Description:
c-di-GMP-I riboswitch aptamer, 84 nucleotides, folded computationally. It was read from a public genome assembly, where an Rfam model found it. Its mean pLDDT, the model's own confidence on a scale to 100, is 82.

[in-house]
C1' cells in the first nucleotide's frame, strides 16, 4: 500500500397495517407503528417501474401517451464513528 475480516459508542432512518389530510390516480404528507437499512442521506436530466387526469387513436370496449410519481429496483453522487 493492497485485500480479506470485524467490536464497540453516539446515534439515525422506518416496511406493512391503522388514522387524519392532499390527490384523478400512481402516490405524497402528518401522528401511531417496526419490516427491515452502513448511505433507507441526496439526485426522478440515465435506465427501469407505478398511475393517465388531460391529450391522441377509436366509438362507448379499449390502446396509446408525463407534463405526474417511485431512489427501500439499478444507477449517479456526497459522506460519520471504527478495536484491529
Nucleotide at each position: 500500500g493492497a485485500a480479506a475480516a470485524u467490536a464497540a459508542a453516539a446515534g439515525g432512518c422506518a416496511a406493512a397495517c391503522c388514522u387524519g389530510c392532499u390527490g384523478a390516480a400512481a402516490a405524497g404528507c402528518a401522528g401511531g407503528g417496526a419490516c427491515g437499512c452502513a448511505a433507507a442521506g441526496c439526485c426522478a436530466a440515465g435506465g427501469g417501474u407505478c398511475u393517465a387526469a388531460g391529450g391522441u387513436u377509436a366509438g362507448u370496449a379499449a390502446a396509446c401517451u408525463a407534463u405526474g410519481a417511485c431512489a427501500g429496483c439499478c444507477g449517479g453522487u456526497u459522506g460519520c464513528c471504527g478495536c484491529a